This is a predicted structure of a 350-nucleotide part of an RNA (small-subunit ribosomal RNA, central domain) from an uncultured bacterium. Rfam family: Bacterial small subunit ribosomal RNA.
Context: one part of a larger RNA
RNA sequence: UUGGGCGUAAAGGGUGCGCAGGCGGUGCGUUAAGUCGGGUGUGAAAGCUCACAGCCUAACUGUGAUAGGUCAUUCGAAACUAGCGCGCUAGAGGACUGGAGAGGAGACUGGAAUGGUCGGUGUAGCGGUGAAAUGCGUAGAGAUCGACCAGAACACCGGUGGCGAAGGCGGGUCUCUGGACAGUUCCUGACGCUCAUGCACGAAAGCCAGGGGAGCAAACGGGAUUAGAUACCCCGGUAGUCCUGGCCCUAAACGGUGUUCACUUGGUGUGGGGGGAGUCGACCCCCUCCGUGCCGAAGCUAACGCGAUAAGUGAACCGCCUGGGGAGUACGGCCGCAAGGCUAAAACUC
Numbered sequence: 001u002u003g004g005g006c007g008u009a010a011a012g013g014g015u016g017c018g019c020a021g022g023c024g025g026u027g028c029g030u031u032a033a034g035u036c037g038g039g040u041g042u043g044a045a046a047g048c049u050c051a052c053a054g055c056c057u058a059a060c061u062g063u064g065a066u067a068g069g070u071c072a073u074u075c076g077a078a079a080c081u082a083g084c085g086c087g088c089u090a091g092a093g094g095a096c097u098g099g100a101g102a103g104g105a106g107a108c109u110g111g112a113a114u115g116g117u118c119g120g121u122g123u124a125g126c127g128g129u130g131a132a133a134u135g136c137g138u139a140g141a142g143a144u145c146g147a148c149c150a151g152a153a154c155a156c157c158g159g160u161g162g163c164g165a166a167g168g169c170g171g172g173u174c175u176c177u178g179g180a181c182a183g184u185u186c187c188u189g190a191c192g193c194u195c196a197u198g199c200a201c202g203a204a205a206g207c208c209a210g211g212g213g214a215g216c217a218a219a220c221g222g223g224a225u226u227a228g229a230u231a232c233c234c235c236g237g238u239a240g241u242c243c244u245g246g247c248c249c250u251a252a253a254c255g256g257u258g259u260u261c262a263c264u265u266g267g268u269g270u271g272g273g274g275g276g277a278g279u280c281g282a283c284c285c286c287c288u289c290c291g292u293g294c295c296g297a298a299g300c301u302a303a304c305g306c307g308a309u310a311a312g313u314g315a316a317c318c319g320c321c322u323g324g325g326g327a328g329u330a331c332g333g334c335c336g337c338a339a340g341g342c343u344a345a346a347a348c349u350c
Base pairs, nucleotide, nucleotide: 004321005320006319007304008303012318014201015200016199017198021194022193023192025088026087027086028085029084030083031082033081034080035077036076037075038074039073040072041071042069049065050064051063052062053061054060091191092188093187094186095184096183097182098181103177104176105175106174107173108172109171110154114150115149116148117147118146119145120144121143125136126135162169163168206247207246208245209244210243211242215241216240220236221235222234223233258317259316260315261314262313263312266295267294268293269292270291271290272289273288274287275286276285299306300305323350324349325348332343333342334341335340
């Protein structure tokens, strides 16, 4: 519980799709449910309010008048909302043309590096640190040359560059596939916005089954350091990291900023498209649409800051907040193989 708020004070759901619900462009006609007006009925008495009156006054009491309704019924009004009908094209969608992109999935493939195996050369060290030691090495290491094998990640390009709803996406080629953008104004004719429940997606870690395993590396072992050192440093090293299928569903899932629409001085970069001027053709320049940055007018803000990518001015819808701790916990329920997740208190205490 009226209200006030949610970038950083408590507060935007991780993201999307979307049923119900809420809200909804423009013209004409019609209906009359909402809405508005009139009549009638009723709204007991007491009480409240006002006027007058009765007790000396007041309280109290009496008389009268108002008032009091999501009320009923009837007759009207038709601007707005709503229903119905017929239209419209500025919202939305489609068609056609075109270029951009690490958007997604699958298959194939490349080079560098790393590690390993084999062979050649070659000899005493290598490695590591603050310094060392553990470790590796005369059974020939490290170094170097050649060949082969393996797995993972893709230097330069690379950019407050691009794409995606978010998570996220980066070597190359092909196949399949989603979306956005610009131009033409050809088509449909409000088909729209938001969205509780629901459904889908959802980094990393983790789990199940099968594969794979180079490097890295929780746990673990060892060497150091130290008063100790269950650490930081060093030598090793298993899960895991990778692939396929199935779960988990969390995050500083952040722009700490929900989605959509409209409106509101500017400057400057950058990505994609169109037009103009100009040119042999382009660059530069001017206009414009979409994206992405910086700086700033008004305005907003507690300040910081935000400022056409708003945190400005408005509208629609959803989510959320209400002192700190207890606690994102207990209990219950639902979900999960488990780990746990979601929903979510109270006593007590300051």